Context: one part of a larger RNA
C1' cells in the first nucleotide's frame, strides 16, 4: 500500500448491486421444505338446504355428490436444497481406455398386444391394546399379480465361413435346437347384429403395453501424469503379491472362495503419524511465486453414531425400512416416538452473522390428455455502513473585517466570506397527482386453410381475431408542492509522515507501529484554539500477499 464471509470504539443521510452461523458435524419447540394421477381401479361420507311422516324426542327421501376421504395402482420421491464431519485417495484435475459395463422417462424406425385364472387391500363384522397400532373371519376391482399362447436381427448351445484387432478376443453372413413378452383407457362415428336399452360388437383418433435395433442423456469400470508436513517415523505386507478352479457383479478383477507357488512396496521416501473436501477460480505481486479454497459453477463425502439390506433404471437412500449404541419425548409402566449439516426460528458456546415474511407471476422442476396441483427450489420483500459504486448535506453576493473565542511583543493576528444579511436553486427526503417493463405461453372461443379417417364427427398441428394471468408495487420512474428547509463526522499534528500553539501536570498521570517521550517553560501526556488526512464514514485489532 491493496485484501478480508471480519469483530471492536466513535459517528451514521439516501439509494443501487452484492453478501450475511467461519466456533459447537453441539442440543432442537413450533410450522411449512414432495407430491402427484379418477383419462388405471373398487369403495364412498358429512354439515347445509327442500319435501313428506312425527309420540316433536326424531325419522324417510331428494340435493349436497359419485364431492370430501382413506385404499389399491403407476410415475416421482437416487431430482432440487444443506454441510465439510471423514478422506492424502484415482477423491480431485487433466488427458486417454473399455475388444470389460448399464441407462427409467425423451426421440428414430421395426414388428406385436391372442386368450385365461387365482388373490389382497379399502370395506363389513368380531376382538386385543392406553397408546402407535395389531389379529380373525367374509366380500370385491384393475394398466396389480401369476400360467398359457405367438416369437426374433434377443438370450444360451451348436456347426461352416468371414472382418478387424497390441492378447484375452472381436465384426459380419448363412444354417440347426431350445428358452423367454404384453394392458388397458379416453374421445367420435354411421349401416348391420346382440342388448340388462346402461352400452357391447364393428370402423377410427388420441394416450398407453410389449419385444429387440440405433441414438441422445446419464452413469459405472481402468490407466498415464500432477496433488501438504515430519527421517526426533526405515523398513512394510498373508488375501499379501501372482496362477488354476468356481463363485459373484450391468462389468474388469483377490471382489469373494478353495487349492499351488512365495511374491509385492520401499531412501525417485514404503510404512507410520499430523493436517486438510479438491478444482474451476479469488487475494497480492511489474512477473515469478505466495496465500486462500466464502459467494457462483463442477466432482465428492456425508445426513444423531456404527452397521445392513430392501425396492428400484438408477440408492445401500437428509425428510424409506431393519438392527444395535448415545440422547430425548409419551405412557395406563405392558410398551412406543423421534432425528433441522432443508427454509424460517430456538437454546448453548462464541468477538461475530438477518424475518418463525410473500408469491408460485416469472425461470426450473414432479405428476397428470389438459385445466390444474406441488415446490422455504426460485422469485421478491425485510434487517445488518457487512463490502463496492453512486448521490446529498447548497450555489452565488457579501468587510464595519460584526461578536466571541485563541494567541499576542499589547501594535495586532487568526478563526474568517465564515457568520449574520441580499438573492437563487431543489437533487435527495418528506407530502400529494399519475403510473410501467418484467406476459409470452397455455386455456377459452371464433374464422381460415392442411394432414388423418368411409366420414363435412372426433382429434392433430399452422395462421389470425377476442377474453383471462404480476407476489414485487400503487414499486420503479414522471409530474406538482414545500422550505436551505430533515442530513458530517472520525483519526492525527517530534521524526518516519502531510499539520504548531497556549495551558494543566512534574518519570506522576499517562503515550507508544519503530526510534522513543514525561524528573517545572513537553510541537511526543491530558484539555483550548489553530491547521492536516480521509469522509458516510474514520480509526483500531486480527489474518494474507
Nucleotide at each position: 500500500g491493496a485484501a478480508c464471509g471480519a469483530a471492536c470504539g466513535c459517528u451514521g443521510g439516501c439509494g443501487g448491486c452484492g453478501u450475511g452461523g467461519a466456533u459447537a458435524a453441539g442440543g432442537c419447540a413450533u410450522g411449512c421444505a414432495a407430491g402427484u394421477c379418477g383419462a388405471a381401479c373398487g369403495c364412498g361420507a358429512a354439515a347445509g338446504u327442500c319435501a313428506c311422516c312425527u309420540u316433536c324426542g326424531g325419522g324417510u327421501g331428494a340435493u349436497g355428490a359419485g364431492u370430501a376421504g382413506a385404499g389399491u395402482g403407476g410415475c416421482a420421491a437416487a431430482c432440487g436444497g444443506g454441510u465439510g464431519a471423514g478422506u492424502a485417495a484415482c477423491a480431485c484435475g487433466u488427458g486417454g481406455g473399455c475388444a470389460a459395463c448399464c441407462u427409467u422417462c425423451c426421440c428414430u424406425a421395426a414388428g406385436g398386444c391372442g386368450g385365461g385364472g387365482g388373490a389382497c387391500a379399502a370395506c363389513a363384522u368380531c376382538g386385543g391394546g392406553a397408546a402407535a397400532c395389531c389379529g380373525g373371519u367374509g366380500c370385491u376391482a384393475a394398466u396389480a399379480c401369476c400360467g398359457c399362447a405367438u416369437a426374433a436381427u434377443a438370450u444360451c448351445u451348436u456347426g461352416a465361413g468371414u472382418u478387424c484387432g497390441c492378447a484375452u478376443g472381436u465384426u459380419c453372413u448363412c444354417g440347426a435346437g431350445a428358452u423367454c413378452a404384453a394392458a388397458g383407457g379416453u374421445g367420435g362415428g354411421g349401416a348391420u347384429u346382440c342388448u340388462u336399452c346402461g352400452g357391447a360388437a364393428c370402423c377410427u383418433g388420441c394416450c398407453g403395453c410389449c419385444u429387440g435395433a440405433g441414438g441422445a442423456u446419464g452413469g459405472g469400470c481402468c490407466c498415464g501424469c500432477g496433488c501438504c508436513u515430519g527421517a526426533u517415523u526405515a523398513g512394510c505386507u498373508u488375501g499379501u503379491u501372482g496362477g488354476u478352479g468356481g463363485g459373484g457383479u450391468a462389468a474388469c478383477g483377490g471382489c469373494c472362495u478353495a487349492c499351488c507357488a512365495a511374491g509385492g512396496c520401499u531412501c525417485c521416501g514404503a510404512u507410520c503419524a499430523g493436517u486438510a473436501g479438491c478444482c474451476g477460480a479469488c487475494c497480492u505481486g511489474a512477473g515469478a511465486g505466495g496465500g486462500u479454497g466464502a459467494c457462483c459453477g463442477g466432482c465428492c463425502a456425508c445426513a444423531c453414531u456404527g452397521g445392513g439390506a430392501u425396492u428400484g433404471a438408477g440408492a445401500u437412500a437428509c425428510g424409506g425400512c431393519c438392527c444395535a449404541g448415545a440422547c430425548u419425548c409419551c405412557u395406563a409402566c405392558g410398551g412406543g416416538g423421534g432425528g433441522c449439516a432443508g427454509c424460517a426460528g430456538u437454546c448453548u458456546a462464541g468477538a461475530a452473522g438477518c424475518a418463525u415474511c410473500g408469491a408460485c407471476a416469472a425461470u426450473g422442476g414432479a405428476g397428470g390428455a389438459a385445466a390444474c396441483u406441488c415446490u422455504g427450489a426460485u422469485c421478491g420483500u425485510g434487517c445488518g455502513a457487512c463490502g463496492c459504486c453512486g448521490c446529498g448535506u447548497g450555489c452565488a453576493g457579501g468587510a464595519c473585517g460584526a461578536a466571541g473565542g485563541u494567541c499576542u511583543u499589547c501594535g495586532g493576528a487568526u478563526c474568517g466570506u465564515a457568520a449574520a444579511c441580499u438573492g437563487c436553486u431543489u437533487u435527495c427526503g418528506c407530502u400529494a397527482g399519475g403510473g410501467a417493463u418484467g406476459a409470452a405461453a397455455g386455456g377459452u372461443u371464433u374464422g381460415u386453410g392442411g394432414g388423418u379417417u368411409a366420414a363435412c364427427a372426433g382429434c392433430c398441428g399452422a395462421c389470425g381475431g377476442a377474453u383471462u394471468u404480476g407476489a414485487c408495487a400503487g414499486u420503479a420512474c414522471c409530474u406538482a408542492g414545500u422550505a436551505a428547509a430533515g442530513a458530517a463526522g472520525c483519526u492525527c499534528c517530534g521524526g518516519c509522515u502531510a499539520a504548531g500553539u497556549c495551558c494543566g501536570u512534574g518519570c506522576c498521570a499517562g503515550c507508544a507501529g519503530c526510534c522513543g517521550c514525561g524528573g517545572u517553560a513537553a510541537u511526543a501526556c491530558g484539555g483550548g484554539c489553530g491547521g492536516a488526512g480521509c469522509a458516510a464514514g474514520c480509526g483500531u485489532u486480527g489474518u494474507u500477499c
Molecule: small-subunit ribosomal RNA, 5' domain
Organism: Candidatus Omnitrophota bacterium